A computed fold for a 383-nucleotide RNA from uncultured Paraglaciecola sp., annotated as Bacterial RNase P class A.
RNA sequence: GGAGUUGGCCAGACAAUCGCCGUUCAGUUUUCACUUGUGAAUUUCUGAAGGGAGGAAAGUCCGGGCUCCAUAGGGCAGGGUGCCAGGUAACGCCUGGGCGGCGCGAGCCGACGACAAGUGCAGCAGAGAGAAGACCGCCUAAGCGCGUAAGCGCCGGUAAGGGUGAAAGGGUGCGGUAAGAGCGCACCGCGUUUCUGGUAACAGUAUACGGCAAGGUAAACUCCACCCGGAGCAAGACCAAAUAGGAUCUCGUAUGGCGUGGCCCACGUUGAGAUCGGGUGUGUUGCUGGAGCCAGUGAGCGAUUGCUGGCCUAGAUGAAUGAUUGUCGCUGUUUGUUUUCGAACAAACUUCACAGAACCCGGCUUAUCGGCCAACUCCAAUA
Numbered sequence: 001g002g003a004g005u006u007g008g009c010c011a012g013a014c015a016a017u018c019g020c021c022g023u024u025c026a027g028u029u030u031u032c033a034c035u036u037g038u039g040a041a042u043u044u045c046u047g048a049a050g051g052g053a054g055g056a057a058a059g060u061c062c063g064g065g066c067u068c069c070a071u072a073g074g075g076c077a078g079g080g081u082g083c084c085a086g087g088u089a090a091c092g093c094c095u096g097g098g099c100g101g102c103g104c105g106a107g108c109c110g111a112c113g114a115c116a117a118g119u120g121c122a123g124c125a126g127a128g129a130g131a132a133g134a135c136c137g138c139c140u141a142a143g144c145g146c147g148u149a150a151g152c153g154c155c156g157g158u159a160a161g162g163g164u165g166a167a168a169g170g171g172u173g174c175g176g177u178a179a180g181a182g183c184g185c186a187c188c189g190c191g192u193u194u195c196u197g198g199u200a201a202c203a204g205u206a207u208a209c210g211g212c213a214a215g216g217u218a219a220a221c222u223c224c225a226c227c228c229g230g231a232g233c234a235a236g237a238c239c240a241a242a243u244a245g246g247a248u249c250u251c252g253u254a255u256g257g258c259g260u261g262g263c264c265c266a267c268g269u270u271g272a273g274a275u276c277g278g279g280u281g282u283g284u285u286g287c288u289g290g291a292g293c294c295a296g297u298g299a300g301c302g303a304u305u306g307c308u309g310g311c312c313u314a315g316a317u318g319a320a321u322g323a324u325u326g327u328c329g330c331u332g333u334u335u336g337u338u339u340u341c342g343a344a345c346a347a348a349c350u351u352c353a354c355a356g357a358a359c360c361c362g363g364c365u366u367a368u369c370g371g372c373c374a375a376c377u378c379c380a381a382u383a
Stems, first nucleotide, its partner, number of pairs: 001379010012328007020052002023049005030041005054354001058365002061363005066232004073265004078228005083097005098112001099110004113223002118221002120217002135162002137158003143154004170188006189212001190210003194206001195204003236285003239281001246276006256270004292311008329352001332349007
């Protein structure tokens, strides 16, 4: 100097003018009440102060808080996760580790329990595709036949060589054999056991035994371990007001009906449902003080967490935070000047992404113009 990897932060800035929404304070208008100057209210207007979208607010994919069913238990079916140890309110998330794969490396990825419980699947080719083989080969051992003989044929042996295939009864070597073969042996691999290290998953040129199981696939059905009520802020609660305590029909009547996923039991309770028609405000609350944020310090490899101190940062309801001007900044182009030829400066034009809360929070995933900071890896050159 170049090329990368990982983590963190920001998300155009400032000023002016006008405009929008909330809160607080001070007044003011209207209504109501009774203690006659106080209080209340979905009341009107004015002034001042403060505040007003995100890193993903998106997806609605997970987990919860909260509300209701509701007194809410058990089982079956069903669903989810799947190495180990931790973190967390919890999780399918995060952290660290193990094993496997990719990368020169920093690092990245993993749908990571079990195929010796069972059932499937792998076209074609091939002798044979899983308790799966003899096509081409090799063998003059033994037996039979022919031949003077060399040899040939039948029978038989073989799975080391070749071929087919994505994959073919562990691999290399030596011995042995008629020719071969874990047939035997050595080493490797595999299985089981012991020991050592580790909390564990696992690891080991460690120990002993065994010739050694019939491979692959579970993101195939399945088996195993653990976990799982449902519906959701359009949940729910309160106040006000009004009508039609409407009409018709179906099933059923305690051995029945109903009770927030299905079925059964238990428990509770005593009808359930369909169609047509009518009335009431679009009121208040839930609705923002939290598993909250910031700083310091301690523990921990880390996720995270203890202690101390400080802070309050939108609550709209057809849906508020916008518009204009100026300067600066960011992106790119053109022109000019300078130049140590790396680039710098000036002017003009241009660009500024993905994108908008709606009960809240912890994650994951997806989209995205750019800028800044830190650590690490590789390459080249120089000293």

It was read from a public genome assembly, where an Rfam model found it. Its mean pLDDT, the model's own confidence on a scale to 100, is 78. Its Rfam family is "Bacterial RNase P class A". Its family is annotated with dimeric ribonuclease P complex, tRNA processing and ribonuclease P activity in the Gene Ontology.